Small-subunit ribosomal RNA, 5' domain from an uncultured bacterium, 536 nucleotides, folded computationally.
The prediction has a mean pLDDT of 82.
Its Rfam family is "Bacterial small subunit ribosomal RNA".
Context: one part of a larger RNA
RNA sequence: GGAUGAACGCUGGCUACAGGCUUAACACAUGCAAGUCGAGGGGAAACGACGGGGAAGCUUGCUUCCCCGGGCGUCGACCGGCGCACGGGUGAGUAACGCGUAUCCAACCUGCCUCUGACUGAGGGAUAACCCGUCGAAAGUCGGCCUAAUACCUCAUGGCAUCGUCUGCGGGCAUCCAACGACGAUUAAAGAUUUCAUCGGUCAGGGAUGGGGAUGCGUCUGAUUAGCUUGUUGGCGGGGUAACGGCCCACCAAGGCGACGAUCAGUAGGGGUUCUGAGAGGAAGGUCCCCCACAUUGGAACUGAGACACGGUCCAAACUCCUACGGGAGGCAGCAGCUAAGAAUAUUCCGCAAUGGACGGAAGUCUGACGGAGCGACGCCGCGUGGAUGAAGAAGGCUGAAAAGUUGUAAAAUCCUUUUGUUGAUGAAGAAUAAGGGUGAGAGGGAAUGCUUAUCUGAUGACGGUAAUCGACGAAUAAGCCCCGGCUAAUUACGUGCCAGCAGCCGCGGUAACACGUAAGGGGCGAGCGUUGUUC
Numbered sequence: 001g002g003a004u005g006a007a008c009g010c011u012g013g014c015u016a017c018a019g020g021c022u023u024a025a026c027a028c029a030u031g032c033a034a035g036u037c038g039a040g041g042g043g044a045a046a047c048g049a050c051g052g053g054g055a056a057g058c059u060u061g062c063u064u065c066c067c068c069g070g071g072c073g074u075c076g077a078c079c080g081g082c083g084c085a086c087g088g089g090u091g092a093g094u095a096a097c098g099c100g101u102a103u104c105c106a107a108c109c110u111g112c113c114u115c116u117g118a119c120u121g122a123g124g125g126a127u128a129a130c131c132c133g134u135c136g137a138a139a140g141u142c143g144g145c146c147u148a149a150u151a152c153c154u155c156a157u158g159g160c161a162u163c164g165u166c167u168g169c170g171g172g173c174a175u176c177c178a179a180c181g182a183c184g185a186u187u188a189a190a191g192a193u194u195u196c197a198u199c200g201g202u203c204a205g206g207g208a209u210g211g212g213g214a215u216g217c218g219u220c221u222g223a224u225u226a227g228c229u230u231g232u233u234g235g236c237g238g239g240g241u242a243a244c245g246g247c248c249c250a251c252c253a254a255g256g257c258g259a260c261g262a263u264c265a266g267u268a269g270g271g272g273u274u275c276u277g278a279g280a281g282g283a284a285g286g287u288c289c290c291c292c293a294c295a296u297u298g299g300a301a302c303u304g305a306g307a308c309a310c311g312g313u314c315c316a317a318a319c320u321c322c323u324a325c326g327g328g329a330g331g332c333a334g335c336a337g338c339u340a341a342g343a344a345u346a347u348u349c350c351g352c353a354a355u356g357g358a359c360g361g362a363a364g365u366c367u368g369a370c371g372g373a374g375c376g377a378c379g380c381c382g383c384g385u386g387g388a389u390g391a392a393g394a395a396g397g398c399u400g401a402a403a404a405g406u407u408g409u410a411a412a413a414u415c416c417u418u419u420u421g422u423u424g425a426u427g428a429a430g431a432a433u434a435a436g437g438g439u440g441a442g443a444g445g446g447a448a449u450g451c452u453u454a455u456c457u458g459a460u461g462a463c464g465g466u467a468a469u470c471g472a473c474g475a476a477u478a479a480g481c482c483c484c485g486g487c488u489a490a491u492u493a494c495g496u497g498c499c500a501g502c503a504g505c506c507g508c509g510g511u512a513a514c515a516c517g518u519a520a521g522g523g524g525c526g527a528g529c530g531u532u533g534u535u536c
Stems, first nucleotide, its partner, number of pairs: 001536004006532005013383002017379001020375001028337001030336003035082003040079002043075002047073002050069009089294003098219008108211002113207008121155004131144003135140001161186006170177002191199003220266003227257003232254004237249003269291004273284004296317005319330004347373001349372003355369001356367004386416004396407004421473006430463001436457007480525005485506003491520005501508002
């Protein structure tokens, strides 16, 4: 000198952009953060429309109230499907194929999406909700009866599927892989509706995407850590897995690693990147992106295409809460917020209008992702706090013996401007299109009000009456901080008298202090300035 997720002191006018618990992975009140589909199903708790019946008021055909009707719009709870493995948070653990980079899988999986081929036949028994009862303070539980499905099960059919045996064109990487064939064995399906067209279902083969695994190289410090290892190292045979493998097991052999640093200990998420530096290097890994790990602590599996699952389940532990003492409930390292710790880090805000996601045919619903607003000079860029003229060089201050010098064109005064400010008016872009409607085209054997597609039209704005534009008013609303002995730009006076104090280093202060304190003047930077911490 640069940099900073900074803090502290003094000061503080405004946009845009970006960032904001680095400490206790401490404990958390409250609200919200994952639902959706009635075009899968039985149904009808609530609301509404409609129809029927009754009562009251009366204006005699209207209002209010009650009852009935799932036929209708819809729909709490329930069965079912998809999602909840994404998105969001944190960095505790991890020195590891965790990450980075390169290569391989002839050792693998892949819901939704996409392309291709084939199929979608016939039956059955349950169960939740509801209803009736039981137990319990509660959380909740149990029994009986009834019923549906795209829930579950059986049978049929079935190939290029899978498995086994045979064949072996051809290929490779040692074990091997494998086309065309032959025989045997095993396994499918679901319907819905606006009704003949869409959305689905099943099997199989490709693709895409996402994941799993293996290996080479790289990846902090300590030898005041020198030996470590028994599923350990390898083999054979099995089990298990989507798959290879001591991953697990039985048996056999005695190996395997290590001064090219094993083992042990300490520290630490890794990378893209960031800071610095001429570079080589050194330091860092906050925001953003990729990967990993974790979800009070430890363990375990279930479901599923995918988890050993933050807002799922079970067990154990600690803690907190409720209790009728028998027993129960909970998990903010999601967004806000609270306590604590700390030098220190924000609102219990608005909206789904945009982008993206889940579900749905769609309308749409949900979305603390996200888009925005709020707070704080925390950072960076920009703007302003006025401009021109103005010497009687005013007054005042300070200095000086005096003359005078200086503050200083500075002020006043005159003329001007209005960024900003206050106020008034107008007022965005961000919105693309969806459903629906109009017109045209296309596919198939193809009529349609069906499907696909092109084009025109066609709702919707949180921010926000914001940005911006135009007008009115009036210099009006807006400057500080540090320093002045040398390094280092900038000096005099007074006070103090080794005191009070200063100080980054050298060093100042004991009666003429350019170094302390104050004033005047000066220098530097400027909505900041200075100090402290860290780093190059």